This is a predicted structure of a 72-nucleotide RNA (transfer RNA) from a Candidatus Roizmanbacteria bacterium.
RNA sequence: CGGGGUGUAUUUCAUCGGUAGAAUUUUCGGUUCGGGACCGAAAGGCAGUGGGUUCAAUUCCCACCACCCCGA
Numbered sequence: 001c002g003g004g005g006u007g008u009a010u011u012u013c014a015u016c017g018g019u020a021g022a023a024u025u026u027u028c029g030g031u032u033c034g035g036g037a038c039c040g041a042a043a044g045g046c047a048g049u050g051g052g053u054u055c056a057a058u059u060c061c062c063a064c065c066a067c068c069c070c071g072a
Stems, first nucleotide, its partner, number of pairs: 001071007011023003018055001025043006048064005
């Protein structure tokens, strides 16, 4: 320098056009003599940044940023 991939909750991942979920974590409660495990509730993200298309974008398109892989 060229090509490709990934950026979503504390973390690991879903969702792939129609107002984003699971596990995990933290807090509270239940259960237990107590702890663990288990059960219930709550907290927590408008999705890397900016723009475009659309009635509507995490999703499609473009640029940039970060990281990873391949080639030179």

Its mean pLDDT, the model's own confidence on a scale to 100, is 80. Its Rfam family is "tRNA". Rfam classes the family as a transfer RNA.